[in-house]
């Protein structure tokens, strides 16, 4: 606009809203392409072509580069997007539209790709967009060829432990055909064939990402595999494919499975071993940053976007590097700290002061390279510059015994406590703690784990096996390794040149940036390996043709306990029978079991059995090695000497495997005299499951087999070759020599011994090598656990062979030294035995001692303490105990204040007493006359202590032992320790002398020297009355030296013997005590470091014990009697004491005694009587006329004082005791015994005891065999704290690890079967299907679905390998002081 519709009305314009379509900006979704396979992270898994290194190719390769051709013309679908529906969610279904460089036909084919000898035929392709007016240009796009990058896939060579992992493999190994891949190939599948890999380690099984490089190392190697780079694997945990150039895919995707999470309970989601950051774990390991400004990376045409990759920045001394905390001057050597010899000494010029500077800090101010032309920088107002201020804000850590640089004190007491090894620490700790000081490194020190050096300690460089770990039992001989003498060809090994890699980075020079280094840039070397090309030919391996000097063969000749069988023989033991004979044999250190009157044992005679072979017999033979032993015969290996006849390298060694292999032992079966394990029985012993007896099974022999070991040794593997000898002997050969012989000389093969060089720790070995060398084996890497355990193999067991770890020690071991011991040996001494004496030990006392006892009985001391310290305990001594008392102290020093009738003395009181108290008396010395000193008193340092510790010390002393030993210097010899000297041969009392000698000398010891007896000369002397010769007494000498003589040795030392002499061989005794031992003994003689103690462990005092008493030992003393006891007479010593003394005379007394005073400091007086003896008398053998113990009476002396606790005296009393087991002391000559006398201690004395001192005076000695000690020499040795040593086993406790073990409960890789998810692959596809072709039917094609193979994961089932537990059980290793015995070292007591 037309139909239609309406006029309430409509139109036109204008305005505001809203739809809508074009353009443009921004923003979301999807579709399409490319990217997400790269970068990043980790190293679980791989023992493999993973990974490094040299090669190869049957292969691919987006994007990039170069070249060539195309790039036409159709079609179809689908998401987005809309309706719709499920679902909680996550996701979805269904219906419908549409684009593309999305997707599918058709045309074309240079090149490509298939067929073919070619000529030919066949087949297969695309996608557009941006810009310009537009030629055109740019960015795709498709086929292809080439190139660059990047992968795949094969292949030598390399680089982990295990053999207690020795046999693995079925698609295994090849070949055909066929399928699959990008691509060779069993890669996969049918079918043939039976192969493949393995001692040069298959396979199992453990452990590991690999490499450049990193520590470390003189290299060689040895450890490692953070940071950076290069390959690999792997992404929750196992599988599969999908897309794609590329995955079988860290931030896809599909299953299974664990785990967390979310739900509406139907069902869904996730995977930090990216960066940050959380949790949990654990001794630990950082920020929930800032930017894409730079380097790279992805897309895109660009702009640009992404980019925890990367730049930056925090955090941690976690390493490397570089810088500070000041710097100069400062001594009264400050104060304080600490040691201390008390003097100083150090911290320490350190500090304090005084001068100065700013690296860093603080403050302002300026202010960047990194950004190829403008702008844009996270770091960042960061680096650096300038200015100002002020020594300010800034030192620890560690150790100081050796190694190892650095030392004192305290404190602790085998405690706390250190420690890398060795080791500190039990009263003086340089080892622990802490203080000072001290060394070392220093913003870092020192622990702890690791790894490499030192380790030449797994030994290529560069190691060994006689005895220290280590030669296999032995030979033949398989695999390996090695392999004579001369020539040739090739070039594998091998050398030489070149050439290619050996990524970067590291490393190493050498030039550069950061202020310097660290740490970067640049350039050079290096990378010891592989590869390719040329060369050379000596070795070596291989070929090829020779050789005879090794090997073997052959001919001739010898010698044997060499192997096997049969045979055979004599002794001799035992048995049996027979005769003779009687009473014991046997057997041992002695003995008994045991045989024997049923006649043994001895003896003769025959006769049986079994086993071994006497003398020949020999560091002699033979054999590989075990071994071999009367003769004869037969079988049989092997070996030596000759000859130089043949072979022509045929050798040597020997992993594994097979073989032999003593004794004992097992199987079966015979045998069976002797011997003889078990076993029985006797002795011995504390036992005695032993050593001696007496008896005896197995066994020993034999056939047959098993076993397979031994100190199977020469503790010495084989083979070759070399390197001075000497002597024996066996087996042959040449020569000489003789009558033969012996004999000599030489020369091979054995067998010994000594020895050169050499070697070796050393001992030793040394042509039989353990020397020089080469080959092959076989073995060893601390000691124990362990010649075992589990596991394999063997085996009839018994066992045998391979052979670990846990765990636990700092040592185990070898050859030497030196000692020290030996129930080893030679040789000597010694009163050591023996030969005498006279004792001890029984009695009773004394004296000590243990021990018990007490309030104490004070302490100390083994031979070598025990009549000792004690040469003397009532009080004292006194050191002990009980009580009472004092605290500057009983006792010394000093300082300060004080004292003047002070200091001392001290009467009365009161006490046990010490003390208190306190009348009276009453002083000294100096003086400058002021005073001071002594003294006393406070105070306040100190004093004391017989308190400790002899194992902190001095001194002293005792014992080996008056033993003859011990040492040095120089030489010598040894690696050394050490040896030699010093041992031998003799002698001596002697390491004494003498000889010899690689030792010469020499000190300490021994001797002498000294002292004294003994002769004896001279001098001198007195207290007798003189006198003196002499006696005595004292000094000074002489003598005595094996000098002299014989004998005898060795020419010596010397020994024997005589002479002389007093004396004779050191005359007699004394003193005199080496090096050392033994932590000997003594803080209690004395000294003394250190520690305790200071109103008590100091002092003083009184009373008590040291003196006790069931017993034990030890030294003594008297005695059992007649060699005597009593009485009586009556002689003779020396030596020593003596003043608070010794005491005479005379007189009392029985007597101790007393009283008395003479003499005397002592040859003068005196104790002081000497006794045993002699002469006389009595006693007559007995508990006595013995002996005197105990005890009661009265006395004496001493003392302050005899109760505990003295000594004596006199009368009375009279007790064990009659000579003493077992043991055990002294002594060898004027000795032993027996006699007595003095001293010292001391008031006294318990002295019987010690020290001398004379008298009278023997006995015996053969000798070194034994005990005991002790020297030399020499063995043995596991001792060295040195035999009172070391040192085994069991049991018995208690920690550890570990094997067994009825099981038990995990893990790991496999088989076998069931089930089997996703997926590809293949069949089926009757169901769905858009492009092609056909007109249509329908085909083609695709796809759902369903089916098969293979397959993750689950099941099921037996079995393998491993861990953990596990009642109970084996052994093991380690614990300061448990039992039992002695096994071993010595001849270990039985080698």
């Nucleotide at each position: 606009a037309a139909a239609g519709g309406c006029a309430a009305g409509g139109a036109a314009g204008c305005g505001a809203u809203g739809a809508u379509g074009g353009c443009u900006a921004g923003c979301c979704a999807g579709u399409g392409g490319c990217g997400a396979a790269c970068g990043g992270g980790u190293g679980a898994g791989u023992a493999a072509c993973a990974c490094g290194u040299a090669g190869g190719u049957a292969c691919c390769u987006a994007c990039c580069c170069c070249g060539a051709u195309g790039u036409g013309g159709g079609g179809a679908a689908u998401a987005a997007c809309u309706g719709u529906u499920c679902g909680a969610a996550a996701g979805g279904g269904c219906a419908g539209c549409u684009a593309a460089u999305u997707c599918c036909g058709c045309a074309u084919a240079a090149g490509c790709u298939c067929c073919g000898g070619a000529a030919g035929g066949a087949g297969g392709a695309a996608a557009g967009g941006g810009u310009g007016c537009g030629a055109g240009c740019c960015c795709g796009c498709a086929u292809u060829g080439g190139g660059a990058u990047g992968g795949g896939c094969c292949u030598g060579c390399g680089g982990c432990c295990g053999a207690u992992u020795a046999g693995c493999u079925a698609g295994u190994u090849g070949g055909u055909g066929a399928g699959g891949u990008a691509a060779a190939g069993g890669c996969u599948u049918a079918c043939c064939a039976a192969g493949g890999c393995g001692a040069u380690g298959a396979u199992c099984g453990g452990u590991a990402g690999c490499u450049g490089g990193u520590c470390u190392g003189a290299g060689a190697g040895g450890a490692u595999g953070a940071u950076c780079a290069g390959c690999c694997a792997c992404a929750c945990u196992g599988g599969a494919a999908c897309u794609g150039c590329g995955a079988c895919a860290c931030g896809g995707u599909c299953c299974a499975g664990a785990c967390u999470c979310c739900u509406a309970c139907g069902g869904g989601a996730g995977g930090c071993a990216g960066c940050a950051g959380u949790a949990a774990g654990g001794a630990a390991u950082a920020u929930u940053g800032c930017a894409c400004a730079a380097u790279g990376g992805g897309c895109g045409a660009a702009a640009g976007c992404c980019u925890g990759a990367u730049g930056c920045a925090g955090c941690a001394a976690c390493g490397c590097c570089g810088c500070g905390u000041g710097a100069g001057c400062g001594a009264a050597g400050a104060a304080g700290g600490c040691c201390u010899u008390c003097g100083g000494g150090u911290c320490g010029u350190a500090a304090a002061g005084c001068u100065c500077u700013c690296u860093u800090c603080u403050a302002g101010g300026g202010g960047a390279a990194g950004a190829g032309g403008a702008a844009g920088g996270a770091c960042g107002g960061u680096a650096c510059c300038c200015u100002a201020g002020g020594a300010a804000c800034a030192a620890g850590u560690c150790u100081c015994g050796g190694c190892u640089a650095a030392c004192u004190a305290c404190g602790u007491g085998c405690c706390a406590g250190c420690a890398g090894c060795c080791g500190c620490g039990g009263u003086a700790a340089a080892a622990c703690g802490u203080a000072g000081g001290a060394g070392g490194c220093g913003a870092g020190c020192g622990u702890u784990a690791u790894c490499c050096g030192g380790a030449u300690u797994c030994a290529u460089u560069g190691g060994g096996c006689g005895u220290a770990a280590a030669g296999g039992g032995c030979a033949a001989g398989u695999a390996g390794g090695c392999g004579g003498u001369a020539g040739g060809c090739a070039a594998a090994g091998u050398u030489g040149g070149u050439u290619g890699u050996g990524a970067c980075a590291u490393c190493u020079c050498c030039c550069g940036g950061c202020u310097c280094a660290a740490c970067u840039g640049g350039g050079a070397g290096g990378g010891u390996g592989c590869g390719g090309c040329c060369a050379a030919a000596a070795c070596u391996a291989g070929c090829c043709a020779a050789c005879u000097a090794g090997a073997g063969g052959g001919c001739a000749g010898a010698a044997g306990a060499g192997g096997g069988a049969a045979g055979u023989g004599g002794a001799a033991u035992u048995c049996c029978u027979a005769g003779u004979g009687u009473a014991g044999c046997g057997g041992u250190g002695g003995a008994a079991u045991g045989c024997u009157c049923a006649g043994a044992u001895a003896u003769u005679a025959g006769g049986a059995g079994g086993a071994a072979c006497a003398c020949c017999a020999g560091u002699g033979g033979c054999g590989a090695a075990g071994g071999c032993g009367a003769c004869u015969u037969c079988c049989u290996g092997g070996u030596c000497u000759g000859c130089a006849c043949c072979u022509g390298a045929c050798g040597c060694u020997g992993a594994g495997a097979g073989g032999c292999g003593a004794a004992a032992g097992c199987u079966a079966g015979g045998g069976g005299a002797g011997c003889g394990a078990a076993c029985g029985g006797g002795c011995u012993u504390a036992g005695a499951u032993a050593c001696c007896c007496c008896g005896g099974u197995a066994g020993u022999c034999c056939u047959a087999g098993c076993u397979g070991u031994a100190a199977a040794c020469g503790u010495u593997g084989g083979a070759u070759a070399c390197u001075g000898g000497g002597u024996a002997u066996u087996g042959g050969g040449g020569g000489g020599g003789u009558a033969a012989g012996a004999c000599c000389c030489u020369u091979c093969a054995g067998u010994g011994c000594c020895g050169a060089a050499g070697c070796a720790a050393a001992c030793g070995c040394g042509u039989u090598a353990a020397g020089u060398a080469u080959c092959c084996c076989g073995c060893c890497u601390g000691g124990g656990g362990a010649c075992u355990a589990c596991g394999g193999c063997c085996g009839c067991a018994a066992g045998g062979u391979u052979a670990a770890a846990a765990c636990u020690c700092a040592a185990a071991g070898g050859a030497a030294u030196u000692g020290a011991c030996g129930g080893g040996g030679a040789c000597c001494c010694g009163c050591a035995c023996a030969a005498g004496c006279a004792g001890c030990g029984g009695a009773g006392c004394g004296u000590g001692u243990g021990g018990u006892u007490u309030a104490a009985u004070u302490c100390g001391a083994u031979c070598g303490a025990c009549a000792c310290g004690a040469a003397g305990a009532a009080c004292c001594u006194u050191a002990c105990c009980u009580g009472g008392g004092u605290u500057u102290g009983a006792c010394a020093u000093g300082u300060a204040c004080g004292u003047a009738g002070u200091a001392g003395g001290g009467a009365a009181g009161c006490g046990a007493a010490a003390g208190c108290a306190g009348a009276c008396c009453g002083a000294c010395c100096c003086u400058u006359c002021g005073g001071g000193g002594a003294g006393c008193g406070u105070a306040c340092a100190c004093a004391g202590g017989u308190g400790c510790u002899g194992c902190a010390u001095g001194g002293c002393u005792g014992u080996c032992g008056u033993c003859a030993g011990c040492u040095c210097g120089u030489g010598c010899c040894g690696u050394g320790a050490g040896g030699u000297g010093u041992u031998g041969g003799g002698u001596u009392a002697a390491g004494u002398c003498c000889c010899a000698c690689a030792a010469c000398g020499a000190g300490c010891g021994c001797a002498a020297c000294c002292c004294u007896c003994g002769u004896u000369g001279c001098c001198a002397g007195u207290u007798a009355a003189a006198g003196a010769u002499u006696u005595c007494u004292g000094g000074c000498g002489a003598g005595a030296c094996u000098g002299c003589c014989g004998g005898c040795a060795u020419a010596u030392a010397a020994c024997c013997g005589g002479a002389g002499g007093a004396a004779g061989g050191u005359g007699g005794g004394g003193a005199u005590g080496a090096c050392g031992u033994c932590a000997a003994g003594u803080c209690a003689g004395c000294a003394u470091g250190g520690c305790c103690u200071u109103u008590a462990u100091a002092u003083c005092c009184a009373g008590g014990g040291c003196u006790a008493c069931a017993c034990a030992c030890a030294c003594g003393c008297u005695a059992c009697a007649a060699u005597g006891g009593u009485c009586g007479g009556u002689a003779c010593a020396g030596a020593g004491g003596g003043a608070a003394g010794c005491u005479a005379a005379a007189c009392c007394g029985c007597g101790a005694g007393g009283u008395g005073g003479a003499g005397c400091g002592a040859a003068u007086c005196u104790c002081a009587a000497a006794a045993a003896g002699c002469c006389g008398a009595u006693c007559u053998c007995a508990g006595u006329u013995c002996a005197g113990a105990u005890u009661g009476c009265a006395g004496g002396c001493u003392g302050c004082a005899a109760c505990c606790c003295g000594c004596c005296u006199g009368c009375a009393u009279g007790a064990a005791g009659u000579c003493g087991g077992g043991g055990u002391u002294g002594c060898u000559a004027g000795u032993a015994a027996c006699c007595g006398c003095a001293g010292g201690u001391c008031a006294g004395c318990u002295a019987u005891a010690c020290u001398g001192c004379g008298g009278u005076g023997a006995a015996u000695a053969c000798g070194u065999u034994c005990c005991c000690g002790g020297g030399u020499c020499u063995u043995g040795u596991a001792c060295a704290c040195a035999c009172c040593g070391c040192c085994c086993g069991u049991c018995a406790c208690g920690u550890c690890a570990u094997g067994g073990g009825a099981g038990c409960u995990g893990g790991c890789a496999a088989u076998a079967c069931c089930u089997g998810a996703a997926g590809u692959c293949g069949g089926u596809g009757a169901g769905c299907u858009a492009a092609c072709c056909g007109u249509a039917a329908g085909g083609g094609g695709g796809c759902a679905a369903c089916c098969g193979c293979c397959u993750a994961a689950g099941g099921u089932a037996g079995g393998g390998c491993u861990a953990g537990u596990g009642a109970c059980u084996g052994g093991g290793a380690c614990g300061a002081a448990g039992u039992c015995g002695u096994a071993a070292c010595a001849a270990g007591g039985u080698a």